[in-house]
RNA sequence: ACCGUGCGCUUGUCGAAUCCCGUCCGCGGGAACCGGGGAACCAUUUCUUGGGGUGAAUCGGACAUCGUGAGAUGCCCGUAGGAGACCUUCCUGCUCCGAACCCGUCAGCUAACCCGGUAGACGAGAAGGAAGGAAAGG
Numbered sequence: 001a002c003c004g005u006g007c008g009c010u011u012g013u014c015g016a017a018u019c020c021c022g023u024c025c026g027c028g029g030g031a032a033c034c035g036g037g038g039a040a041c042c043a044u045u046u047c048u049u050g051g052g053g054u055g056a057a058u059c060g061g062a063c064a065u066c067g068u069g070a071g072a073u074g075c076c077c078g079u080a081g082g083a084g085a086c087c088u089u090c091c092u093g094c095u096c097c098g099a100a101c102c103c104g105u106c107a108g109c110u111a112a113c114c115c116g117g118u119a120g121a122c123g124a125g126a127a128g129g130a131a132g133g134a135a136a137g138g
Stems, first nucleotide, its partner, number of pairs: 010124005018031005032118006042108001050106001051103004059078003063074004081097004086133007
């Protein structure tokens, strides 16, 4: 000097997952945000080929293995869609994600009403242009 790992501070990312009050410190209450159920009207010809929910996370193809087959698993390449340093919108690029879980035969929309959640996982130069706004400074 470089590389790797751990910790701290600062500052950020995905996500609804933050804040306030009280507390016997077990937790309780509230605000805000988020999700589900639930009339009329409308919609649906849908119900084992089960169906449905949260979420961006759908769909297609190739190869290999198992299998009588249907198909299943692994892996690769794409893809609907989604994310990226003040915020929103638009344009042009680049880098990524494109999962996982839940309900349990059952739910379209849906006013009143009813029921829940407030986790978890990560980064360290974070692209440029236009319009509007915010903040800081003068």